The part of an RNA shown here (small-subunit ribosomal RNA, central domain) has 350 nucleotides and comes from an uncultured bacterium.
[in-house]
Context: one part of a larger RNA
RNA sequence: UUGGGCGUAAAGGGCGUCUAGGUGGCAUGUCAAGUCAGAUGUGAAAUCCCUCGGCUUAACCGAGGAACUGCACUUGAAACUGGCAAGCUAGAGUACUGAAGGGGGCAGUGGAAUUCCCGGUGUAGAGGUGAAAUUCGUAGAUAUCGGGAGGAACACCAGUGGCGAAGGCGACUGCCUGGUCAGAUACUGACACUGAAGCGCGAAAGCGUGGGUAGCAAACAGGAUUAGAUACCCUGGUAGUCCACGCCGUAAACGAUGGAUACUAGUUAUUUUGGCCGUUGGUCGUCGGAGUAACGUAGCUAACGCGUUAAGUAUCCCGCCUGGGGGGUACGGCCGCAAGGUUAAAACUC
Numbered sequence: 001u002u003g004g005g006c007g008u009a010a011a012g013g014g015c016g017u018c019u020a021g022g023u024g025g026c027a028u029g030u031c032a033a034g035u036c037a038g039a040u041g042u043g044a045a046a047u048c049c050c051u052c053g054g055c056u057u058a059a060c061c062g063a064g065g066a067a068c069u070g071c072a073c074u075u076g077a078a079a080c081u082g083g084c085a086a087g088c089u090a091g092a093g094u095a096c097u098g099a100a101g102g103g104g105g106c107a108g109u110g111g112a113a114u115u116c117c118c119g120g121u122g123u124a125g126a127g128g129u130g131a132a133a134u135u136c137g138u139a140g141a142u143a144u145c146g147g148g149a150g151g152a153a154c155a156c157c158a159g160u161g162g163c164g165a166a167g168g169c170g171a172c173u174g175c176c177u178g179g180u181c182a183g184a185u186a187c188u189g190a191c192a193c194u195g196a197a198g199c200g201c202g203a204a205a206g207c208g209u210g211g212g213u214a215g216c217a218a219a220c221a222g223g224a225u226u227a228g229a230u231a232c233c234c235u236g237g238u239a240g241u242c243c244a245c246g247c248c249g250u251a252a253a254c255g256a257u258g259g260a261u262a263c264u265a266g267u268u269a270u271u272u273u274g275g276c277c278g279u280u281g282g283u284c285g286u287c288g289g290a291g292u293a294a295c296g297u298a299g300c301u302a303a304c305g306c307g308u309u310a311a312g313u314a315u316c317c318c319g320c321c322u323g324g325g326g327g328g329u330a331c332g333g334c335c336g337c338a339a340g341g342u343u344a345a346a347a348c349u350c
Base pairs, nucleotide, nucleotide: 004321005320006319007304008303012318014201015200016199017198021194022193023192025088026087028085029084030083031082033081034080035077036076037075038074040072041071042070049065050064051063052062053061054060091191092188093187094186095185096183097182098181099180103177104176105175106174107173108172109171110154115149116148117147118146119145120144121143125136126135162169163168206247207246208245209244210243211242215241216240220236221235222234223233258317259316260315261314262313263312266295267294268293269292270291271290272289273288274287275286276285278284299306300305323350324349325348332343333342334341335340
């Protein structure tokens, strides 16, 4: 290299977008680059192969033939790939009318609860645990009522329910804004798929500057437990958690399953939408889309399982794997304020 693979054995990039590149619908004409056929030239000799011959055989050697699957040039063919021209509408897109939605951003509003402060009632405990203690409380706690402050999160609704490319998104209202789906027409006419680089997004933690800080809570302190207890339990408690702006760029970033298209039994549930029919005044039934789930046939799979949302059958493109340890480490490069990230070995060893 060919070949084999990537749900769980090593292996799908965290996700998107787009460039180069790769691949590409139906039909006509043309060119002849790829492709195919013929001719010519060349493809040194030796080697390899075949035949014959020479050393007693053999190795070896000599002669002849074939071959040298290649290249160049030339004459043709036109199915396929490709170029060009002019078309088509089944892919893709645009317009129109509707629909659902925690999709995103900004601003505002609300109630419950915790904590704290003030005041009233009220008196000796409260809190906490397996049991305790640290802790709070006669300077009046806990409990209860009224008032106030402030921050954070939005009970019920809530659902293997919805939306988003992923991360993720949940009180209410307004403004701005992205995507998806359905319907019936009209239009564009292959405008498509994938996508190395690049660019953007990217939970939590962490970092910088400035705010904010109710609750919770790494670190830390104390009390317990214990042989010890740098823990589990308890009482406290600072970063942080929150906001603005800027970094970081990683996760079991998981469906451990890349994207697109086509095809291949069914059953059930559910979200959303359209049609039809009967029923009606609860809506149910049926058919067609788009999702989300539970089973299951064929098939696949080492098995588990997957099974029209494939891990089935095929095509196209990208990413990745190649024994364990050393090691996702060292060195170097790039990025970062740092923490570190990314790219990524070898010796040695089993």
Record summary
Its mean pLDDT, the model's own confidence on a scale to 100, is 88.